[in-house]
Context: one part of a larger RNA
RNA sequence: GAACUAACGCUGGUGGCGUGUCUUAGUCAUGCAAGUCGAACGAGAAAGCACCCUUCGGGGUGUGAGUAGAGUGGCGAACGGGUGAGUAACACGUGGGUAACCUGCCUCCAAGCGGGGGAUAACUCCUCUAACGAGGGGCUAAUACCGCAUAACACGACGUUCUCGCAUGGGAGUGUUGUCAAAGGUGGCCUCUUCUUGAAAGCUGCCACUUGGAGAUGGACCCGCGGUCCAUUAGCUUGUUGGUGAGGUAACGGCUCACCAAGGCUACGAUGGAUAGCCGGCCUGAGAGGGUGAUCGGCCACACUGGAACUGAGACAAGGUCCAGUCCCCUACGGGGGCCAGCAGUCUAGAAAUUUGGGCAAUGGGCGAAAGCCUGACCAGCGACGCCACGUGAAGGAUGAAGCCUCUAGGGGUGUAAACUACUGUCAGAGGGGAAGAAACACGUGCAUCUGAAUAGGGUGUGCGAUUGACGGUACCCUCAGAGGAAGCGCCGGCUAACUCCGUGCCAGCAGCCGCGGUAAGACGGAGGGCGCAAGCGUUGUUC
Numbered sequence: 001g002a003a004c005u006a007a008c009g010c011u012g013g014u015g016g017c018g019u020g021u022c023u024u025a026g027u028c029a030u031g032c033a034a035g036u037c038g039a040a041c042g043a044g045a046a047a048g049c050a051c052c053c054u055u056c057g058g059g060g061u062g063u064g065a066g067u068a069g070a071g072u073g074g075c076g077a078a079c080g081g082g083u084g085a086g087u088a089a090c091a092c093g094u095g096g097g098u099a100a101c102c103u104g105c106c107u108c109c110a111a112g113c114g115g116g117g118g119a120u121a122a123c124u125c126c127u128c129u130a131a132c133g134a135g136g137g138g139c140u141a142a143u144a145c146c147g148c149a150u151a152a153c154a155c156g157a158c159g160u161u162c163u164c165g166c167a168u169g170g171g172a173g174u175g176u177u178g179u180c181a182a183a184g185g186u187g188g189c190c191u192c193u194u195c196u197u198g199a200a201a202g203c204u205g206c207c208a209c210u211u212g213g214a215g216a217u218g219g220a221c222c223c224g225c226g227g228u229c230c231a232u233u234a235g236c237u238u239g240u241u242g243g244u245g246a247g248g249u250a251a252c253g254g255c256u257c258a259c260c261a262a263g264g265c266u267a268c269g270a271u272g273g274a275u276a277g278c279c280g281g282c283c284u285g286a287g288a289g290g291g292u293g294a295u296c297g298g299c300c301a302c303a304c305u306g307g308a309a310c311u312g313a314g315a316c317a318a319g320g321u322c323c324a325g326u327c328c329c330c331u332a333c334g335g336g337g338g339c340c341a342g343c344a345g346u347c348u349a350g351a352a353a354u355u356u357g358g359g360c361a362a363u364g365g366g367c368g369a370a371a372g373c374c375u376g377a378c379c380a381g382c383g384a385c386g387c388c389a390c391g392u393g394a395a396g397g398a399u400g401a402a403g404c405c406u407c408u409a410g411g412g413g414u415g416u417a418a419a420c421u422a423c424u425g426u427c428a429g430a431g432g433g434g435a436a437g438a439a440a441c442a443c444g445u446g447c448a449u450c451u452g453a454a455u456a457g458g459g460u461g462u463g464c465g466a467u468u469g470a471c472g473g474u475a476c477c478c479u480c481a482g483a484g485g486a487a488g489c490g491c492c493g494g495c496u497a498a499c500u501c502c503g504u505g506c507c508a509g510c511a512g513c514c515g516c517g518g519u520a521a522g523a524c525g526g527a528g529g530g531c532g533c534a535a536g537c538g539u540u541g542u543u544c
Stems, first nucleotide, its partner, number of pairs: 001544004006540005013390006019383002021349001026347001028345001030344003035075003040072002048063006082302003092226007101219002106215007114148001116146002123138006154179011184207006191200001193198001228274003235265003240262008277299004281292004304325005327338004355380001357379002363377001364375004393423001395421002403414004427485001429480005437471001443465009488533005493514003499528005509516002
């Protein structure tokens, strides 16, 4: 000099964009943060309102409404959001490999979706319980569950041909044989019928379902290289190192196990200890380098502590389950419940960090055919914490007021500074106008085209119309008034820009280093003046 997730002191006008627990991976009251689908399924209220009856207590019917709230089932909940404890590791970065692998939803291609069965929740009845909840009997449905059928370019076994590869072996084809699947829902037209709903048959869409292939996306595993400190850590290792076989996994592998061999690593630093999430980046620097890993992005790890598996395409799962432990809460003492390193917020710790706000409007995400529902990602609020921009006026105005300071008493300084004169109108203030972010989905309507027996219906494209804004009456624009509301902080001995007077008298004090102060101190304290920055200025801390 530069930089900071800064803090502290003094001071403080406006806006934009950023940013805000670096300590206690300490503890947490309260609310919210993951649901959705009635076009998978069976059931299904109440209040209110209307009418009727009434012994005036009430009852019934309709509506509310196939709504609410539950339940079965599907998808999601493995994303998004947080934190950095652990980890010196294939965790990360980078470059490769898998002839050793998986992949829901999505896209494309091929083929299929036949016919049955038994349950179970909800509901109802009973029992136990303070509660959480649990058990038993009975009824019922499905895109829930289970057989059967169908079965190949799928999988397995045995054989065979070609081809490729360093090899275990891969690829393509072929023969025999064996094994494995499914689910329906909802529109339109037409026919039938108890004549208005329902069911069935046919035709036709849409959304789903099953199997296989290819892709995309996401992931798994392996290897080379790379980035901390300590040798005042020198030896470490028994599933250890390798083999055979088996098991296990999506998959290779001591991953696990049995047996066999006795290996494997290490001064090119094993093992141990300390520290630490890694990177893109960021800061500094001419660069080389050094430092760092906040915000944003990628990867990893974790979710009170430790352990475990279940479900699933995906987890060993932050707002899931089980076990153990700490802590807290409830209890009828038998037993239960909880976990903010999600967003706010509380206490504690600390030098130190915000609102228990608004809203799904957009973008993004989950579910849904869709309408839509959900979404503390979004938007605002607070903090000079940072960067940037703007303002606090501007022109004229005296041989130059007053005051203050100084002086050789003449003067000099503050100083065009003020007053005063003629102006301007940014920002803040008041009044008025007022966006963009929002064109889509869906709806209405027209056209084209595809499907279709169809002038139903549906798909695609396109035109028109109408609808939707949390921020927010915000940005921006116009008008009004009037210089009115808006300047401080540090320093002035040298380094280092800036000097005098008074006070003090090695005292009080200053100080980054050198050093000042013991009676004229440019170094202490005050004043005048000056210098430097400026809504900031200094100090402290840290890095280069």